A computed fold for a 366-nucleotide RNA from a marine sediment metagenome, annotated as Bacterial RNase P class A.
The RNAcentral record of the sequence draws on MGnify.
It matches the Rfam family "Bacterial RNase P class A". The family's RNA type in Rfam is ribozyme.
């Protein structure tokens, strides 16, 4: 100067609050002669005890729990995608392989299939998946210039045409393996050597895969599947406002009984027409309340097994549970002057935010 892993997250004191909880208090009931015990409850309750996080966040995965759905099979849709292991499970973790980055410690990877089929490959460039010739190089023909030559001719060129050529240039993200020698008119895996690649075998490994091994093929139908697609595996839905229980007042419903020679309206009366009162009981729902709710795949520590994730066993601990929703405020003091940020059913992960600091191991330079 870095890499990896783990940890801390202002400290202390005083005063005043807030939430939970139980010592205790109170009421009622039962037993009892009584003292008291037990049960159940509380708009009683401490000066006792406890009181946010590493991410409580995003709600992106996985599970527990709850309700709904569900004969069996298939299709569609979604998800995952090197191998082996861990786990309740995972898209997570561990170990390994391959590829890439870094001098290095280390880090990163959507890492199955491009020979099933389809699509796409902008710009530039002659040409972008089919083989092609823009410049260049080489050969031939025709025309033509021309050193030289007494002349006939003519080295060496130029233009056009017909061919050959993928060495070189140019071009692009990508141009049909690379280097060298031979070869050739010039060239070319055309031939050869080495490197690389494919296939087969052998050996090592549980496997992915590897080998300084053996043989073989002049050598691949370029890329793209976070394009459609194919293959393998996998996959019900909703979420604690889940869900369970108790349950008023008012309104409405049902049943029974009472009142009907009733009451009210139609401007006074009669007829007629229309409307309907009270009590009791029951059941549903609402407000509200209780449970779910925090003892859990739990923490700490030791031992054992394992490279490790982790597993097994022993000891020990109980560590927020609110519901308009507590976890705070003030003062003093010290320092390194304090970041991101607030539980809401609970766990395992991932991702994102984060002042400053500590510890351990390792790397590079001097």
């Nucleotide at each position: 100067a870095g890499c990896u892993a783990a940890c801390c997250a202002g400290g202390c004191a005083a005063u005043c609050g807030c939430u939970g909880c139980u010592a205790g208090g109170c009421a009622u009931g039962u037993u009892g002669a009584a003292a008291a015990a037990c049960a159940c409850g509380c708009a009683c309750g401490a000066c006792a005890c406890a009181g946010a996080g590493g991410a409580a966040a995003g709600u992106c995965c996985g599970g527990g729990c709850u309700c709904c759905a569900c004969a069996g099979g298939g299709c569609a849709g979604g998800g995952u995608g090197c191998c082996a292991g861990g786990u309740a499970a995972c898209g997570c973790c561990u170990g390994g392989g391959a590829g890439g980055c870094g001098u290095g410690a280390g880090c990163c990877u959507a890492c199955g299939g491009a020979a099933a089929g389809u699509g796409c490959a902008g710009c530039a460039g002659a040409a972008a998946a089919u083989a092609u010739a823009c410049c260049g190089c080489c050969u031939g023909a025709u025309u033509u210039g021309a050193a030289c030559g007494u002349a006939a001719g003519a080295a060496c060129g130029a233009a056009u045409c017909a061919g050959g050529u993928a060495a070189g240039g140019g071009g692009g993200a990508a141009a049909u393996g690379g280097u060298g020698c031979g070869g050739u008119a010039a060239g070319a895996g055309c031939g050869c050597a080495c490197c690389g690649c494919g296939c087969a075998g052998u050996c090592g490994g549980c496997a992915a895969c590897g080998a300084u091994c053996u043989g073989u093929g002049g050598c691949a139908g370029u890329g793209u599947a976070a394009a459609c697609c194919c293959c393998a595996c996998u996959u019900g839905g909703a979420g604690c406002a889940a869900g369970a229980c108790c349950g008023a007042a008012u309104a409405g419903g049902a049943a029974u009984c009472c009142u009907a020679u009733g009451g009210c309206g139609c401007g006074g009366c009669c007829c007629g027409c229309g409307c309907u009162g009270g009590a009791u009981u029951c059941g549903g729902g609402u407000a509200g309340g209780u449970c779910g709710c925090u003892u859990g795949a739990g923490g700490u520590u030791c031992a054992u097994g394992g490279u490790g994730a982790c597993a097994u066993g022993g000891a020990u601990c109980c560590c927020a549970g609110a519901u308009g929703a507590a976890u705070g405020a003030u003062u003093g003091u010290c320092c390194a002057c304090g970041a991101c940020a607030g539980a809401a059913c609970c766990c395992g992960g991932c991702u994102u935010a984060u002042c400053g600091g500590u510890u351990a191991g390792c790397u590079c330079a001097u």